């Protein structure tokens, strides 16, 4: 050059004018609204992501007893760490793909029980279709010392047999030598599993030796074991104005309402439901300083942790970041916040670099 595979980076730049949102000083004391309260003008200053996405996982935060104890359900699943956690992420084991960089895996237990294996198959867990062996019995065969003995094929009945063959995703460890009537871990050797030991490893786990010779597969089927989990979510929840009626009927509550979103304990204690007629669907806080960013040292293979220095980086609410002009170029993808992080996953332009494989050339 080409094909691959890992990782990282950037998101059009600079200026000028308008104009939107927050925020800080000035000025102004009007103007809106009953009122809580919001509003102008001028200068400074800040204003979307890497995914703001989907809302899948965890967690902060707010109510419910500062969320407690059974029972049900649900999640998680090799092993060490890492973190506020967690299904995330790191280093590893093991299994599987790739020539190889390298990726991929819900990867505890099937000898506690239960149950399930489609189709063909005799049988899918304990069975004999077919063949092969062994005994008996047998003639229409055959043989002889000849009409009654013997041997026998087909055949039948009893019984071994799991090597062949056939079915199947899968067939009772697998190969090979012996043995055996024929066979078979029946016995050996060499694999594979399985138990026990010894040695390394924190530990998944690897290796050596020795055993009896074997136990099909499915736990993202019931289920065992181990840990984890209370439930609702910013429309959470506070506060404040104004309004109407502190409305009328029924029913039920200290012998416990109504909540604790399964179900029973316990917990707290005073309203709750229906029905029929009406008012309000305003404003303020929750609202961004945070498991924060960057930077430099240090510890670790890493993820990620400590230390110091610095810096303020969106907060609206029918929802603000846009327009227009000039200049440049590699000519702009995907896409926009609404309580906040930390993940996962999808979309989606464009550079770089470590590596690996072929091929050529030096």
């Nucleotide at each position: 050059u080409g094909a691959g595979u890992c990782a990282g980076c950037g998101a059009g730049a600079c200026g000028a004018u308008c104009g939107c949102g927050g925020g800080u000083g000035c000025c102004g004391g009007g103007c809106c609204g009953c009122a809580a309260g919001g509003u102008g003008g001028c200068a400074c200053u800040c204003g979307a992501g890497g995914a703001a996405a989907g809302u899948c996982g965890g967690g902060a935060c707010u109510g419910c007893a500062c969320a407690g104890g059974g029972c049900a359900c649900g999640g998680u699943g090799c092993c060490g760490g890492a973190u506020a956690a967690c299904g995330u992420c790191c280093g590893g084991c093991g299994g599987g793909g790739g020539c190889g960089a390298c990726c991929c895996c819900a990867g505890g237990g099937a000898a506690a029980g239960u149950g399930c294996c489609a189709c063909a198959g005799a049988a899918a867990c304990a069975u004999a279709c077919c063949g092969c062996c062994g005994u008996c019995c047998c003639a229409u065969g055959g043989a002889c010392g000849g009409u009654g003995u013997c041997c026998c094929a087909c055949g039948g009945a009893c019984g071994g047999u799991a090597a062949g063959g056939g079915u199947g995703a899968a067939a009772c460890g697998g190969u090979g030598c012996g043995g055996u009537a024929a066979g078979a871990g029946c016995g050996c050797a060499c694999c594979a599993g399985c138990g026990g030991u010894c040695a390394g490893g924190c530990g998944a786990c690897u290796g050596g030796c020795c055993g009896g010779c074997u136990a099909g597969g499915c736990a993202a089927a019931c289920c065992c074991c181990a840990c984890c989990g209370g439930c609702a979510g910013c429309a959470a929840g506070g506060c404040c104005a104004a309004g109407u009626a502190g409305g009328a009927g029924g029913g039920g509550g200290a012998u416990g309402a109504g909540g604790u979103g399964g179900c029973c304990c316990g917990c707290g204690g005073a309203c709750c439901c229906c029905u029929c007629g009406g008012g309000u669907u305003g404003g303020c806080c929750g609202c961004u300083u945070g498991a924060g960013g960057c930077g430099c040292c240090g510890g670790g293979c890493a993820a990620c942790c400590g230390g110091c220095g610095u810096c303020c980086c969106a907060g609206a609410u029918a929802g603000a970041u846009g327009a227009u002009c000039g200049u440049c170029c590699a000519c702009g993808a995907c896409a926009g916040g609404a309580u906040c992080c930390c993940g996962c996953u999808u979309a989606u332009c464009g550079c770089u670099g470590g590596c690996u494989c072929a091929a050529a050339u030096u």